Molecule: c-di-GMP-I riboswitch aptamer
Organism: unidentified
This record gives sequence, structure tokens and C1' cells, in this order.
RNA sequence: UAGCGAUAAAGGCAAACCAGCCAAAAGGCUGGGACGCAAAGCUAAAGGGCCUUCACCUUGAACCAAGGAAAGGCAGCCAGCUACCGAA
Repeated sequence: UAGCGAUAAAGGCAAACCAGCCAAAAGGCUGGGACGCAAAGCUAAAGGGCCUUCACCUUGAACCAAGGAAAGGCAGCCAGCUACCGAA
């Protein structure tokens, strides 16, 4: 330096759920709470994947319904970048 990851040390994050707030929704923020995590740190303007559908398009139509469609989201799906510790 690269890889690897221990019932090690020091620390860290926080799923579901609950409350409040924001949002059309997906989802997000704060507090509580811990299912888990060795990158559960950062990046959604490198890329794939997934979620949503206010506006928009198509069809039928009164309200509206169905389908399509990210510029809205997810980094705790893959990926890219960076990083603490050191038993085997």
C1' cells in the first nucleotide's frame, strides 16, 4: 500500500413503530425508539435499479377514472469516492 474483518479497543449510525412539522405523493426533518450496519460516511448532475404522479400527454368522461410520463424521491438496492482500528 492492497486485501481482510475479531465475542479486541475507542467511538459512531439508527429499521419498524410513535409524536410533531413539511410535501399532491413517494419521501423528508426533529424528538423518542433500536431491526440491524465495518463504511448504515459522502455522491441522485457518471451509470443501472426501485418508489411516487401535482403539473403534462392519451383514452373514456361532470366531479373523475385508467394508462403513460421525472424535472420529485430512495445512498439501509447495486455502484462511484473518501475514511477509524488492527487479532488471524